[in-house]
Molecule: c-di-GMP-I riboswitch aptamer
Organism: soil metagenome
RNA sequence: GAUAAAGGCAAACCCGCCGAAAGACGGGGACGCAAAACCACCGAUCUAAGGGACGCGGUCCUAUGAUAGCGGGGCUACCGAA
Numbered sequence: 001g002a003u004a005a006a007g008g009c010a011a012a013c014c015c016g017c018c019g020a021a022a023g024a025c026g027g028g029g030a031c032g033c034a035a036a037a038c039c040a041c042c043g044a045u046c047u048a049a050g051g052g053a054c055g056c057g058g059u060c061c062u063a064u065g066a067u068a069g070c071g072g073g074g075c076u077a078c079c080g081a082a
Base pairs, nucleotide, nucleotide: 001079008033009032013028014027015026016025018023031069038074039073041072042071043070044067045066046065050062051061052060053059054058
């Protein structure tokens, strides 16, 4: 990739569970997805435990944390006409 078929994933929310948080994971559930498989390399965004600064009951900065369902890039794969 065809208004086709097969098969796949699963947002919000709820429950459980891990975590300082962001968020992850398992179950339920489907908003959507043609790579919504995988990789934090570039940009972006979220969090700020630890560390640092300060006008120190606090505020600010900071990723070594996180998002691959924010974009780019890399990499691998399923099905199938013309």